[in-house]
RNA sequence: AAGUUAUCAAGAAAGGUGGAGGGACUAGACCCGCUGAAACCUUAGCAACCCUUUAGACUGUAAAGAAGGUGCUACAUUCUAUCACGCUGUAUGCGGGACAGAUAACAA
Numbered sequence: 001a002a003g004u005u006a007u008c009a010a011g012a013a014a015g016g017u018g019g020a021g022g023g024a025c026u027a028g029a030c031c032c033g034c035u036g037a038a039a040c041c042u043u044a045g046c047a048a049c050c051c052u053u054u055a056g057a058c059u060g061u062a063a064a065g066a067a068g069g070u071g072c073u074a075c076a077u078u079c080u081a082u083c084a085c086g087c088u089g090u091a092u093g094c095g096g097g098a099c100a101g102a103u104a105a106c107a108a
Base pairs, nucleotide, nucleotide: 003106004105005104006103007102008101013043014042015041016040017039021032022031023030026081027080028079029078044073045072046071049069050068051065052064053063054062055061077100082098083097085095086094087093088091
């Protein structure tokens, strides 16, 4: 790196440097941005994947916690698309799924 498993409509921002882009890629839409984007740094916070404690159990689980390792702190993963399917009101429709992506843990 490929891969496996789990989760993804909840939650949580200030300052400094920087100086025009950004919301993953392509297309469309809708937004954010010189009242300061990306990126980096500091501090704070959120959450609870790893983790800690207790109970229980047999490798499931429940409750509590937050020292440490990650992650995250506009908008549903911002929305739609492509594939197969279901529904009925048959169309610029709705729904879940696969695919893709993100994060965590594992991983020759």

Annotation: Model confidence (mean pLDDT): 81 of 100. This is a predicted structure of a 108-nucleotide RNA (SAM riboswitch aptamer (S box leader)) from Muriicola soli. Taxonomically the source falls in Muriicola (Bacteria, Pseudomonadati, Flavobacteriia, Flavobacteriaceae).